[in-house]
RNA sequence: GGCAUCGCAGCGGGAGAGCCUGGCGCCUAAAACGCCAGCGCCGAAGGAGCAACCACCCCGGAAACUCUCAGGCACCCAGGACCGCUGCGAUAGG
Numbered sequence: 001g002g003c004a005u006c007g008c009a010g011c012g013g014g015a016g017a018g019c020c021u022g023g024c025g026c027c028u029a030a031a032a033c034g035c036c037a038g039c040g041c042c043g044a045a046g047g048a049g050c051a052a053c054c055a056c057c058c059c060g061g062a063a064a065c066u067c068u069c070a071g072g073c074a075c076c077c078a079g080g081a082c083c084g085c086u087g088c089g090a091u092a093g094g
Stems, first nucleotide, its partner, number of pairs: 003094001005090009018039001020038006040073003046069001047067003053061002
């Protein structure tokens, strides 16, 4: 110095699940839409749980598994784990 790794930012890709029922709002009235409640669902923000594995000081340590508290459930928008590219930075070690 380069690569890898980690953090942040930008761009791109990115799934799943009720156009459910009732009430209220809006409206001349409906529909659509919004809110509230009910029941039914989803899991890939976040959160939580666990191993025959690792470790052994410990009621220790994990996930895309599990649970759904949170969040979400026509399309669009938003969000979205994770992946790719680019940029900036990072410190011990490879």

Predicted 3D model of a 94-nucleotide RNA (Glycine riboswitch aptamer) from Curvibacter sp. The coordinates come from a structure-prediction model, not an experiment, and the mean pLDDT is 81. The RNAcentral record of the sequence draws on Ribocentre. NCBI's taxonomy places the organism under Bacteria, Pseudomonadota, Betaproteobacteria, Burkholderiales, Curvibacter.